[in-house]
Molecule: c-di-GMP-I riboswitch aptamer
Organism: Solirubrobacterales bacterium
């Protein structure tokens, strides 16, 4: 350094739910709150799920989810 992930150390993030708020909506933001997470940091590239519009004979367009999976990329520590 790479792989790997502990009965280690320092820490980090924050599900559901609640309040306020933005959005037609999926969902997002802020605060509280912790189910959990070795990338639960970031990226919409591939798949998947969801929302809206159109078509209703087929085809489609726009969006959301990174805590659904894969992939890319950056990072703390160093037992076996």
């Nucleotide at each position: 350094u790479c792989u790997c992930g502990a009965a280690a150390a320092a820490g980090g993030c924050a599900a559901a739910c609640c309040a306020c708020u933005c959005g037609u909506g999926a969902g997002g933001g802020u605060g509280g709150g912790a189910c959990g997470c070795a990338a639960a940091g970031c990226c919409a590239c591939g798949g998947g799920a969801c929302u809206c519009c159109a078509a209703c004979a087929u085809c489609g367009g726009a969006g959301u989810c990174a805590g659904c999976c894969g992939g890319g990329u950056u990072g703390c520590c160093g037992a076996a």